[in-house]
Context: one part of a larger RNA
RNA sequence: UAUGCUUGUCUCAAAGAUUAAGCCAUGCAUGUCUAAGUAUAAGCAAUUAUACCGCGAAACUGCGAAUGGCUCAUUAUAUAAGUUAUCGUUUAUUUGAUAAUACUUACUACUUGGAUAACCGUGGUAAUUCUAGAGCUAAUACAUGCUAAAAAUCCCGACUUCGGAAGGGUUGUAUUUAUUAGAUUAAAAACCAAUGCCCCUCGGGGCUCUCUGGUGAAUCAUGAUAACUAGUCGAAUCGACAGGCCUUGUGCCGGCGAUGGCUCAUUCAAAUUUCUUCCCUAUCAACUUUCGAUGUUUGGGUCUUGUCCAAACAUGGUGGCAAGGGUAACGGAGGGUUAGGGCUCGACCCCGGAGAAGGAGCCUGAGAAACGGCUACUACAUCCAAGGAAGGCAGCAGGCGCGCAAAUUACCCAAUCCCGACACGGGGAGGUAGUGACAAUAAAUACUGAUACAGGGCUCUUUUGGGUCUUGUAAUCGGAAUGAGUACAAUUUAAAUCCCUUAACGAGGAACAAUUGGAGGGCAAGUCUGGUGCCAGCAGCCGCGGUAAUUCCAGCUCCAAUAGCGUAUAUU
Numbered sequence: 001u002a003u004g005c006u007u008g009u010c011u012c013a014a015a016g017a018u019u020a021a022g023c024c025a026u027g028c029a030u031g032u033c034u035a036a037g038u039a040u041a042a043g044c045a046a047u048u049a050u051a052c053c054g055c056g057a058a059a060c061u062g063c064g065a066a067u068g069g070c071u072c073a074u075u076a077u078a079u080a081a082g083u084u085a086u087c088g089u090u091u092a093u094u095u096g097a098u099a100a101u102a103c104u105u106a107c108u109a110c111u112u113g114g115a116u117a118a119c120c121g122u123g124g125u126a127a128u129u130c131u132a133g134a135g136c137u138a139a140u141a142c143a144u145g146c147u148a149a150a151a152a153u154c155c156c157g158a159c160u161u162c163g164g165a166a167g168g169g170u171u172g173u174a175u176u177u178a179u180u181a182g183a184u185u186a187a188a189a190a191c192c193a194a195u196g197c198c199c200c201u202c203g204g205g206g207c208u209c210u211c212u213g214g215u216g217a218a219u220c221a222u223g224a225u226a227a228c229u230a231g232u233c234g235a236a237u238c239g240a241c242a243g244g245c246c247u248u249g250u251g252c253c254g255g256c257g258a259u260g261g262c263u264c265a266u267u268c269a270a271a272u273u274u275c276u277u278c279c280c281u282a283u284c285a286a287c288u289u290u291c292g293a294u295g296u297u298u299g300g301g302u303c304u305u306g307u308c309c310a311a312a313c314a315u316g317g318u319g320g321c322a323a324g325g326g327u328a329a330c331g332g333a334g335g336g337u338u339a340g341g342g343c344u345c346g347a348c349c350c351c352g353g354a355g356a357a358g359g360a361g362c363c364u365g366a367g368a369a370a371c372g373g374c375u376a377c378u379a380c381a382u383c384c385a386a387g388g389a390a391g392g393c394a395g396c397a398g399g400c401g402c403g404c405a406a407a408u409u410a411c412c413c414a415a416u417c418c419c420g421a422c423a424c425g426g427g428g429a430g431g432u433a434g435u436g437a438c439a440a441u442a443a444a445u446a447c448u449g450a451u452a453c454a455g456g457g458c459u460c461u462u463u464u465g466g467g468u469c470u471u472g473u474a475a476u477c478g479g480a481a482u483g484a485g486u487a488c489a490a491u492u493u494a495a496a497u498c499c500c501u502u503a504a505c506g507a508g509g510a511a512c513a514a515u516u517g518g519a520g521g522g523c524a525a526g527u528c529u530g531g532u533g534c535c536a537g538c539a540g541c542c543g544c545g546g547u548a549a550u551u552c553c554a555g556c557u558c559c560a561a562u563a564g565c566g567u568a569u570a571u572u
Stems, first nucleotide, its partner, number of pairs: 001568005009442001011440001015435001016402001022400003026397003031063002037060002043055002061421001070355003080277003085272002089270002095265003108236001112143002119135001122132003152171001154169003159164001172233001174229001176227006196207004213220001235259001237258003243253003246249001279326003286318003293315008330352003334345004357378002360375003380391001382389002408433001410432003416429001417427003447479004451474010485505002487502001489501001515561005520542002526556001528555004537544002
């Protein structure tokens, strides 16, 4: 694990893995809205609302749908575990920082442009979550595009008394390429020259101090220069408040949020990666390299590294733990057994991987080579008016098939959490019941007195007995005590059920009745009775049975475990 017989209570609870990663009718399992993107519903409701203002179907927009759940087919240095690395990369979201620079002659900056859905109407098809044509109308959808001042850097530079300089251009951030800075202990002294600064008697004298983050390590961080880009971002957004200043103007100046936004960090991660470690097999000893095998150079590709790919070149790389074959092999944490060493299991609730009928390819996106997304092919298979159309339960239920082998087409989002524009919606994730002798927990099936009878020990002694303490047997006579079950009620719960509580009922043998295996040995327990007669049968093994069977079939009695016990199989 399966199965046979049996089964009263309480708690707990595995469950179509093994065989067919075989096939599936039907239903459901992923959706989502706040004060705060978009409302002219010919929708509701009204009244402070004569543009709108409340609620709000639908639809556009945004986000999610890459999580979760299921399964274990593949897979043997692969996965995985422990351990490194990213100075070799990406990262929606979260959280913290963060942008004064927009370019040229007439200019909208108190706000620009053109569409489209829902809607209305006309239609097509046997048919689908199919859609065509006409007519409107929105935006945080899609586009376009303004808005200070000053200084300074760099490059030109008219003119110059060589001391300087009017004037012009350029400079946000991101992208790509090139260049450059990114420093730093040998010590001391003297001299020469130039330049700058200070003092100054215009002769000289003195000084030369100049700044630089981080790592074990960088072509790092960061900065600068020259160009580059059919040019990234730098807010034409939304809500509640209704605050301050007065020159009372539909004046000026604000604060609080929401959403968005380049870059940097952070977080959630991811992707590669270092070292070590895996079952059986030699009836597998050599393998790899044309078609990348092992390196080098250059390029391509990628988020990045890399023969990942291309070209050229070199001829390497592995080997008694190779490559090959098998596995009724997903890996691990773990489980069983064991004195120790070991042996064995691990599909299965946690972590990692892989997969969605089989292969392949791809779109969207921060993230997928996604399948409750798409496109082909193969195999299955559904509807059809025969022209066409639709499909993927190894999600939850359920069905067929397969088999020794496995549950309800139930209820609910109340809990735990997840998703969403969100305190409000959704969730077969998950929870709750149903089935359930997979396992595991606690422990009912009786307790007691008297009497009668039969003993036993002790003691008294007048031994035919008495007393006392008990042991058992009784078709004797009583007492209490309870739950199993039935059930008002409350509790429990999302609502119920069960449990725990609890009124009222509820025990005398014929019940409210315990079983499963055994009784020669191993191995606890009969040399009792009847039947059978080497037959029928039992018996794991030894054996039993041929007319007195301790072993068969029965009755009685007894033994073992006990709400469980037997059998088969696997393993220790």

A computed fold for a 572-nucleotide part of an RNA from Trichoderma virilente, annotated as small-subunit ribosomal RNA, 5' domain.
Rfam family: Eukaryotic small subunit ribosomal RNA. For this family Rfam cites "The comparative RNA web (CRW) site: an online database of comparative sequence and structure information for ribosomal, intron, and other RNAs" (Cannone et al., BMC Bioinformatics, 2002).
The RNAcentral record of the full RNA draws on SILVA.